The RNA shown here (transfer RNA) has 72 nucleotides and comes from an uncultured Spirochaetaceae bacterium. Rfam family: tRNA. Its family is annotated with triplet codon-amino acid adaptor activity in the Gene Ontology. Rfam's curators write: Transfer RNA (tRNA) molecules are approximately 80 nucleotides in length. The coordinates come from a structure-prediction model, not an experiment, and the mean pLDDT is 82.

RNA sequence: GGACAUGUAGCUCAGCGGGAGAGCACUUCCUUCACACGGAAGGGGCGGUGGGUCCGACCCCCACCAUGUCCA
Numbered sequence: 001g002g003a004c005a006u007g008u009a010g011c012u013c014a015g016c017g018g019g020a021g022a023g024c025a026c027u028u029c030c031u032u033c034a035c036a037c038g039g040a041a042g043g044g045g046c047g048g049u050g051g052g053u054c055c056g057a058c059c060c061c062c063a064c065c066a067u068g069u070c071c072a
Base pairs, nucleotide, nucleotide: 001071002070003069004068005067006066007065010024011023012022013021018055026042027041028040029039030038048064049063050062051061052060
């Protein structure tokens, strides 16, 4: 320098055009003498950045950024 993949909650990841979700973690409560386990409820992301298409975009298109892999 070129090609490809990935970028969504604190972490690991789902979600291939119309409700942003799960597990773990976190908070409160119940349970216990206390902790753990268990049970119930709850908070938290505008989706890497900026544009475009569309009635409507995490999802399609373009550029850029970051990380990884491969080639040279």